[in-house]
Large-subunit ribosomal RNA, domain I from a Tepidiformaceae bacterium, 556 nucleotides, folded computationally. It was read from a public genome assembly. The coordinates come from a structure-prediction model, not an experiment, and the mean pLDDT is 81.
Context: one part of a larger RNA
């Protein structure tokens, strides 16, 4: 050098799962000045670190319900000392250092220094407890330039806010890579990102037709487009789900306020009325309207409801959540084995023959599974009830109200699938600027005709999102996968910072973790031993290759 043997290193490959991932169902879903999110510092009989728990009552206190014969959390074993109505679990409640919004002022977060008012104290030392920030609202007291007034200050309120939230969800901004085989319009896209703000969902929504919202089809259709790339409805049908209300005004009548020619006007505030498109309300007037009535009202009747529509709660009972609890049926060998859950004989149970442990492959060994049961107390939802609120109708008349810098109209943008286009419909700027039921607006220019509709106030469950819990399932993945993390990971490390960010699993059923002896200064190993197996001895299952050897053949 080449081959074979046999090591060594090494950690692939196989098996395994304590973790992940998806997707259904069922449950829940905001927390905070009553200090929240998140964290600093403490907390243990031995107690040094680290996790977890908890707060100077400190791995705990207390009170009710479940449960048990053990218990004093974990890495982590032992001692000591104790509890056992303990200890586990689930609801209520106490306590709950400092720091953060941080709030009594500071401040280089967990530290400094303070005022008052209460207690202990001889004490003006110290110590303990409570208070004291800023804005708004809401009610009172005060009150300047200037006589009323206002500004402005003060006081009181168990009024409000304030910061957090991963996603989802509403508004204010608002991109570029890229597409177009270049590129400007267009297209990425109202997406990314900033910013405000809401809830457990937000939004949107009761017809001056975008007819709330969500899926499924219409339809990749009509259209829109340097008619290029690409954009892309809607009618109308199928389903999920259903819920409709309420001011503003006229007109009454209270109160305060200014005016008055004392008739009464205006204005504010406050009830009362009223809410609509077959127009509808409001005032006059006529008719009819359960019983009693002392005309106040009360009893009936009808309707409705406690987080939508005005407004406040209980009572009683079901179901669910949040601890549990019952639950069927096997045994035997002189087979194998280190174990029997394997074979062999011979039985049961089954509304359980899902699954998982257990020394191998267990329906009947354990834990469960089929079924069927449970809550003092806390939540959620539901049904009756009490309780509470609310309830005229026709017809004439009369011409009082029905949302104003609106609506439209130009010119300028935006949104609408629709890029200006024939360009409506919504919305915005800037300018002009109506009508009031004999009215007004829509129906894709715009004109008639016919029609459907009443803008310029307001609120509204449910189906939608999106995440977390529990359950189940998987032609998901097994440790270079699957989450970035199966292991004390958003950790160690990297970065002045934003911010980036790992690596890492497996002895054995069971420590039974190898007494004791021998070499060595120890690593280390040789015996003994213990196991089934030590070539399973602690980065210990298996143990490929690369690579390093020992030893032999062979060849030079």
């Nucleotide at each position: 050098g080449c081959g074979c043997a046999c090591g060594g290193u090494g950690g692939a490959u196989g098996c395994c799962u304590a973790g992940g991932c998806a997707u259904c169902a069922g449950g829940g879903g905001c927390c905070g000045a009553u200090g929240a999110a998140g964290g600093a510092c403490g907390u243990g009989g031995u107690a040094a670190g680290g996790c977890u728990g908890c707060g100077a009552u400190a791995a705990g206190c207390u009170c009710c319900g479940c449960u048990c014969a053990g218990c004093u959390g974990c890495c982590a074993a032992a001692c000591a000392a104790g509890c056992u109505c303990a200890g586990g679990c689930g609801g209520g409640g106490a306590u709950u250092u400092c720091c953060g919004a941080a709030u009594g002022g500071g401040g280089c977060a967990a530290c400094c220094c303070g005022g008052c008012c209460c207690g202990g104290g001889a004490a003006u030392a110290c110590c303990g407890g409570g208070u004291c920030a800023c804005u708004c609202c809401a009610g009172g007291c005060u009150g300047a330039a200037c006589a009323c007034a206002u500004a402005g200050g003060c006081c009181u309120g168990c009024g409000a806010g304030a910061g957090g939230g991963a996603a989802c969800c509403g508004g204010g901004g608002g991109a570029a890579c890229u597409g177009a085989a270049a590129c400007a319009u267009c297209u990425a896209a109202g997406u990314a990102c900033c910013c405000c703000g809401a809830g457990g969902a937000a939004a949107a929504g009761a017809g001056a037709u975008u007819a709330u919202u969500c899926c499924c089809c219409a339809a990749g259709u009509a259209g829109c487009g340097g008619c290029g790339a690409g954009c892309g409805a809607a009618c109308g049908g199928g389903g999920a789900g259903a819920a409709g209300c309420c001011c503003a005004a006229a007109c009454c009548g209270a109160u305060c306020g200014g005016g008055u020619u004392c008739g009464c006007c205006c204005g504010g505030u406050c009830g009362g009325g009223g809410u609509u498109g077959g127009a509808g309300g409001a005032c006059c007037c006529g008719c009819c309207g359960g019983u009693c009535u002392u005309c106040g009202g009360a009893c009936a009747c009808g309707g409705a409801g406690u987080a939508a529509g005005c407004a406040a709660u209980c009572g009683c009972g079901g179901a669910c959540c949040a601890a549990g609890g019952c639950g069927a049926a096997u045994g035997g060998c002189a087979c194998u084995g280190g174990a029997a859950c394997g074979g062999c004989c011979a039985g049961c149970c089954a509304g359980a023959g899902a699954g998982g442990g257990u020394g191998a492959g267990a329906g009947c060994c354990c834990c469960g599974u089929a079924g069927a049961c449970g809550a003092a107390u806390g939540g959620u939802u539901u049904g009756c009830g009490a309780c509470u609120c609310c309830g005229g109708g026709c017809g004439g008349g009369c011409a009082c109200c029905u949302g104003a810098g609106u609506a439209c109209c130009a010119c300028g943008g935006g949104a609408c699938a629709c890029g200006u286009g024939a360009a409506a419909c919504c919305c915005c700027g800037u300018g002009g600027g109506a009508a009031u039921c004999c009215g007004g607006g829509g129906a894709g220019a715009c004109c008639a005709c016919u029609u459907c509709c009443c803008a310029a106030g307001g609120c509204u469950a449910a189906a939608u999102a999106c995440c977390c819990c529990u359950g189940a399932u998987g032609a998901c993945c097994g440790a270079u996968a699957g989450u970035g993390a199966a292991c004390c990971a958003g950790u160690a490390c990297c970065g002045u910072g934003a911010g980036g960010g790992a690596a890492a699993g497996g002895u054995g059923a069971a420590a039974a973790g190898u007494a004791c002896c021998c070499c060595g200064g120890g690593a280390g190993g040789g015996g003994a031993g213990u196991g089934a197996a030590a070539g399973a001895g602690a980065u210990c299952c298996u143990g490929a290759a690369a690579c390093c050897g020992u030893g032999u053949g062979c060849u030079u």